[in-house]
RNA sequence: AGGGGUGUAGCUCCAGUGGUAGAGCGAACGACUCCAAAUCGUUAGGUCGUGGGUUCGAAUCCCUCCGCCCCUG
Numbered sequence: 001a002g003g004g005g006u007g008u009a010g011c012u013c014c015a016g017u018g019g020u021a022g023a024g025c026g027a028a029c030g031a032c033u034c035c036a037a038a039u040c041g042u043u044a045g046g047u048c049g050u051g052g053g054u055u056c057g058a059a060u061c062c063c064u065c066c067g068c069c070c071c072u073g
Stems, first nucleotide, its partner, number of pairs: 001072007010025004019056001027043005049065001051063003
């Protein structure tokens, strides 16, 4: 330099043919317990990597750039 993959909650990852973003773990609080652990319940936590475009509507489609990984030279 060229090609491919990937980026969503603190972490690991879903989200069908575009229609108001979720799970598990973790965290906080509560229940239980003599205390704790385990278990159960509730809650919080997101500019969906950046900036544009298309659309009534974009995590999803298109373009640019950025980070990481792989391949070729």
Transfer RNA from Bdellovibrio sp., 73 nucleotides, folded computationally. It matches the Rfam family "tRNA". By type it is a transfer RNA.